[in-house]
RNA sequence: CUACAAACCCGAGCUAUCGUUCCCGCCCAGGCGGGAGAGGAAAGUCCGGACAGCACAGAGCAACCCACCGGUUAAGCGCCGGCUUCCCACAGCAAUGCGGGAAAGAGAAAGUGCCACAGAAAAUAACUACUUCAAGCAAUUGGAGAAAAGGUGAAAAUGUGAGGUAAAAGCUCACGGUUUUGUUUGGCAACAAACGGAACGGGUAAACCUUGGGUGCUGUAAUGCCACGUAUAGAACCGUUUGAGGGCUGCUCGCCCGAGGUUCAGGGUAGGCAGCAAGAUUCCCGCAGUAAUGCGGGAGCCAGAUAAAUGAUAGUUUAGAAACAGAAUCCGGCUUACGAGGUUUGUGGUUUU
RNA sequence: GGCCUUGUAGUACAAUGGAUAGUAUGUGAGUUUCCGAAGCUCCUGAUCCAGGUUCGAUUCCUGGCAAGGCCA
Numbered sequence: 001c002u003a004c005a006a007a008c009c010c011g012a013g014c015u016a017u018c019g020u021u022c023c024c025g026c027c028c029a030g031g032c033g034g035g036a037g038a039g040g041a042a043a044g045u046c047c048g049g050a051c052a053g054c055a056c057a058g059a060g061c062a063a064c065c066c067a068c069c070g071g072u073u074a075a076g077c078g079c080c081g082g083c084u085u086c087c088c089a090c091a092g093c094a095a096u097g098c099g100g101g102a103a104a105g106a107g108a109a110a111g112u113g114c115c116a117c118a119g120a121a122a123a124u125a126a127c128u129a130c131u132u133c134a135a136g137c138a139a140u141u142g143g144a145g146a147a148a149a150g151g152u153g154a155a156a157a158u159g160u161g162a163g164g165u166a167a168a169a170g171c172u173c174a175c176g177g178u179u180u181u182g183u184u185u186g187g188c189a190a191c192a193a194a195c196g197g198a199a200c201g202g203g204u205a206a207a208c209c210u211u212g213g214g215u216g217c218u219g220u221a222a223u224g225c226c227a228c229g230u231a232u233a234g235a236a237c238c239g240u241u242u243g244a245g246g247g248c249u250g251c252u253c254g255c256c257c258g259a260g261g262u263u264c265a266g267g268g269u270a271g272g273c274a275g276c277a278a279g280a281u282u283c284c285c286g287c288a289g290u291a292a293u294g295c296g297g298g299a300g301c302c303a304g305a306u307a308a309a310u311g312a313u314a315g316u317u318u319a320g321a322a323a324c325a326g327a328a329u330c331c332g333g334c335u336u337a338c339g340a341g342g343u344u345u346g347u348g349g350u351u352u353u
Numbered sequence: 354g355g356c357c358u359u360g361u362a363g364u365a366c367a368a369u370g371g372a373u374a375g376u377a378u379g380u381g382a383g384u385u386u387c388c389g390a391a392g393c394u395c396c397u398g399a400u401c402c403a404g405g406u407u408c409g410a411u412u413c414c415u416g417g418c419a420a421g422g423c424c425a
């Protein structure tokens, strides 16, 4: 200098003309003037809340979600810090140290299932080979023993050495490894270290499941209200304490409400207000904390439509104005999409010294 | 706006986590025929995308993308 990856910043400003939604004012019923008018993701709807309604007695089963520890928060499958395990790079003979990254990280030693092909055997191991007994002239056949060697596979029954034996084997011993458990020390804890005891046990829970914890359901088309209109018109069926139907929740029980309900054929309406824009709010400063975050002070008000506005053209500034994309109840996160430029870190390449 | 479902050859459907993903139909080639259709033979052709779990993924999990349905 350049390419890639990750993180962060930015996501244009001004002027003129036309157009457009809301608010205010004026003239006065459609004009004029002034002010305000999309995002970092407004997106996906993946988590968590606020808010609202359901009539939030209750019990059982089912369903779904979560899963190392501590903190943070309104809350969370978020965030911050730590622990353990694994991976990568560097240094080192090695033990290990240092830096970066990932984890759906309870339980496979409660039970059931599955583990293709190959292999004797995929969890009650025994094909070849080994030892021994019996039969046989022999080749060999049958019984017993044991699991060290061979090969297969993604995975093969605790490693090395010694003793031991007919041959062997954790069968015994020493030093290790793994799991579990006890005590002590450190830590809020996960956990770590030391010293003992017991055992040696394949993998899979993003298979069923077990353990522990949690979840009422529905979503602003929720919901509350106003106005207008209708056929003081019908038909059929069920029901009025012997109770239809209902209580928006998957089922059952139970409890409660209860005089109307369902279907058919028609008639009418096709509007408005609230919810809905001042809030877990934005910016700046200080303090506490490793951090996430919290507390205090000051300043600010920042879209609100209902077929749905936020745009177009020209000029100019700048190194540049291109991308992804557009509010619809509102917030806190996560995930995904994205451009020119800038900053930092890492990796690779090239050139010069 | 909210809530759900599904993605496999060109098309319609299969496939306990296990061999080279199967069947029908279609396309193409051959055969048959005087020519065509039907028939027969052969070939072609796919798991929406990216990660993860597992020895092994169409299947299980996560995140995207696309299509479809329901509610006034």
Base pairs, nucleotide, nucleotide: 001349002348003347004346005345006344007343008342009341010339012317013316014315015314016313017312018311020037021036022035023034024033025032026031027030039324043335044334046333047332048331049330050329051219052218053217054216058253059252060251061250063215064214065213066212067211068082069081070080071079072078083105084103085102086101087100088099090097091096106210107209111208112207113204114203115202127150128149130145131144132143133142134141135140158176159175160174161173162172163171177200178199179198180197181196182195183194184193185192186191223274224273225272226271234264235263236262237261238260245257246256247255281300282299283298284297285296286295287294288293354424355423356422357421358420359419360418363378364377365376366375371408379397381395382394383393384392401417402416403415404414405413
Two RNAs folded together computationally: RNase P RNA and transfer RNA, 425 nucleotides in total. Rfam match: Bacterial RNase P class A. It is annotated as a ribozyme. From the family's description: Ribonuclease P (RNase P) is a ubiquitous endoribonuclease, found in archaea, bacteria and eukarya as well as chloroplasts and mitochondria.